[in-house]
Predicted 3D model of a 352-nucleotide part of an RNA (small-subunit ribosomal RNA, central domain) from a metagenome. The prediction has a mean pLDDT of 82. Rfam family: Bacterial small subunit ribosomal RNA. The RNAcentral record of the full RNA draws on SILVA.
Context: one part of a larger RNA
RNA sequence: CUGGGCGUAAAGAGUUGCGUAGGUGGCAGAGUAAGCAAGAUAUGAAAGCGUGUGGCUCAACCAUACAUGGCAUAUUUUGAACUGCUCAGCUAGAGUAUGGGAGAGGUAGAUGGAAUUUCUAGUGUAGGAGUGAAAUCCGUAGAUAUUAGAAGGAACACCGAUGGCGUAGGCAGUCUACUGGCCCAUCACUGACACUAAGGCACGAAAGCGUGGGGAGCGAACGGGAUUAGAUACCCCGGUAGUCCACGCCGUAAACGAUGGAUGCUAGCUGUUAUACGUAUCGACCCGUGUAGUAGCGAAGCUAACGCGUUAAGCAUCCCGCCUGUGGAGUACGAGCGCAAGCUUAAAACAU
Numbered sequence: 001c002u003g004g005g006c007g008u009a010a011a012g013a014g015u016u017g018c019g020u021a022g023g024u025g026g027c028a029g030a031g032u033a034a035g036c037a038a039g040a041u042a043u044g045a046a047a048g049c050g051u052g053u054g055g056c057u058c059a060a061c062c063a064u065a066c067a068u069g070g071c072a073u074a075u076u077u078u079g080a081a082c083u084g085c086u087c088a089g090c091u092a093g094a095g096u097a098u099g100g101g102a103g104a105g106g107u108a109g110a111u112g113g114a115a116u117u118u119c120u121a122g123u124g125u126a127g128g129a130g131u132g133a134a135a136u137c138c139g140u141a142g143a144u145a146u147u148a149g150a151a152g153g154a155a156c157a158c159c160g161a162u163g164g165c166g167u168a169g170g171c172a173g174u175c176u177a178c179u180g181g182c183c184c185a186u187c188a189c190u191g192a193c194a195c196u197a198a199g200g201c202a203c204g205a206a207a208g209c210g211u212g213g214g215g216a217g218c219g220a221a222c223g224g225g226a227u228u229a230g231a232u233a234c235c236c237c238g239g240u241a242g243u244c245c246a247c248g249c250c251g252u253a254a255a256c257g258a259u260g261g262a263u264g265c266u267a268g269c270u271g272u273u274a275u276a277c278g279u280a281u282c283g284a285c286c287c288g289u290g291u292a293g294u295a296g297c298g299a300a301g302c303u304a305a306c307g308c309g310u311u312a313a314g315c316a317u318c319c320c321g322c323c324u325g326u327g328g329a330g331u332a333c334g335a336g337c338g339c340a341a342g343c344u345u346a347a348a349a350c351a352u
Base pairs, nucleotide, nucleotide: 004323005322006321007306008305012320014203015202017201018200022196023195024194026090027089029087030086031085032084034083035082036079037078038077039076040075041074042073043072044071050066051065052064053063054062055061093193094190095189096188097186098185099184100183101182105179106178107177108176109175110174111173112156117151118150119149120148121147122146123145127138128137164171165170208249209248210247211246212245213244217243218242222238223237224236225235260319261318262317263316264315265314268297269296270295271294272293273292274291275290276289277288278287301308302307325352326351327350334345335344336343337342
């Protein structure tokens, strides 16, 4: 370089969220002739290679000939289509506008009730808690239970759902303010403004780190009690960091649909969410059709099988990322980033 692949065998980067270079790009007209195709001309030293012939007794070695054709480069001529470029257009892609709509989308503030814990006070008396069984533990200095009050922190029962929203991570009591996106209808406007995206920027669960707060419950570490041959565990009693908040870092996950993004095409059936239209009705349901999502099955097709199947893993095109036996190893070294933990990039010897 060619080829084959990436749901589960190696392989889709956490999110393509924004976007640079680059690559690719809708319908139709005119021009141009860069790509592309054909022709013409010129050139492609010698040696070497190949074929024929000849010379050294053969061979190696040496000499000599090679038309047409083919190929390459340059110049030039012509050219139907296609690609590119220039000019002027179109509306099916894309965007804008107008009118509606749903939603745990985000940020900030306010606020509510249940429950746990602790404290204060009352009633009350001997147990409570815990387990497979126990014990450590709490309790006559009055516990557990119960009543009233207070404090404080964290999480939001029911609704709740194969439900909704978000690019992903993720998002759930209620209210308010600010704010992002999406869908439907109209088909009014712009007129290809598009797709992808190396680098780059941004975001990114949990844990962890720094500074300052907070600390109810839970709870790594740790202490104790059990179990056991042992028990650095599983079970029990405690319990520090942490979990929570603000600001700043970290940048990783089975970050999963283990399935990159975009566009078009290819049977259906059933649910569900949002919405428009029709039908129906006093009206809302019901029923039918369309669009956008989200689930279950399934024709063709695909697949090694499992399975996927209009939300494709089917049929195609464009762009990016990645893979190439196993171990060594996601390691060493170097570099970049980080306070650190470490992360990213990333081998080889050797073994098999």